[in-house]
RNA sequence: GGGCCCUUAGCUUAGUCGGUUAGAGCGUCCGACUCAUAAUCGGACGGUCACCGGUUCGAAUCCGGUAGGGCCCA
Numbered sequence: 001g002g003g004c005c006c007u008u009a010g011c012u013u014a015g016u017c018g019g020u021u022a023g024a025g026c027g028u029c030c031g032a033c034u035c036a037u038a039a040u041c042g043g044a045c046g047g048u049c050a051c052c053g054g055u056u057c058g059a060a061u062c063c064g065g066u067a068g069g070g071c072c073c074a
Base pairs, nucleotide, nucleotide: 001073002072003071004070005069006068007067010026011025012024013023019057027045028044029043030042031041032040050066051065052064053063054062
């Protein structure tokens, strides 16, 4: 220098051939249960879908660029 892949909640991630309100587990907080703790159960909290722009009536999803990470070639 060239090619390919990944980036969604504090963490692990689903969804991705465009169209419901972006969902789950863990976590944190509150409550139930218990003499109490744990376990279990219920509820709540938490996302500008890496960033900037484009296409479209409509973008996490398609296109371009940027950043970070990984692999390969030279």

RNAcentral holds the sequence, with entries from ENA, GtRNAdb and Rfam. A computed fold for a 74-nucleotide RNA from Thermoplasmatales archaeon BRNA1, annotated as transfer RNA. The organism belongs to Thermoplasmatales, within Archaea. It matches the Rfam family "tRNA". Rfam links the family to the GO term triplet codon-amino acid adaptor activity. By type it is a transfer RNA. A source record names the gene tRNA-Ile2-CAT-1-1.